[in-house]
RNA sequence: GCAUCCUUAGCUCAGUGGGAGAGAGCACCGGUCUUCUAAGCUGGGGGUCACAGGUUCGAGCCCUGUAGGGUGCA
Numbered sequence: 001g002c003a004u005c006c007u008u009a010g011c012u013c014a015g016u017g018g019g020a021g022a023g024a025g026c027a028c029c030g031g032u033c034u035u036c037u038a039a040g041c042u043g044g045g046g047g048u049c050a051c052a053g054g055u056u057c058g059a060g061c062c063c064u065g066u067a068g069g070g071u072g073c074a
Base pairs, nucleotide, nucleotide: 001073002072003071004070005069006068007067010026011025012024013023019057028044029043030042031041032040050066051065052064053063054062
């Protein structure tokens, strides 16, 4: 340099035939339980879906560009 894949919560990820309020596990905070801690049970907070445009009545999802990362080739 070329090709290809990935980027969604603090972390690991699901959601890809475009359609109602954006989710799970772990972590975090509160409550309960316990002599205390952990575990268990229960509730809660946390996201401009990498960034910028475009298409559409409607975009996490489609298209373009940019940035970062993985793999292969040179």

A computed fold for a 74-nucleotide RNA from Picocystis salinarum, annotated as transfer RNA. Taxonomically the source falls in Picocystis (Eukaryota, Picocystophyceae, Picocystales, Picocystaceae). The sequence is in RNAcentral, with records from ENA. Rfam family: tRNA. It is annotated as a transfer RNA.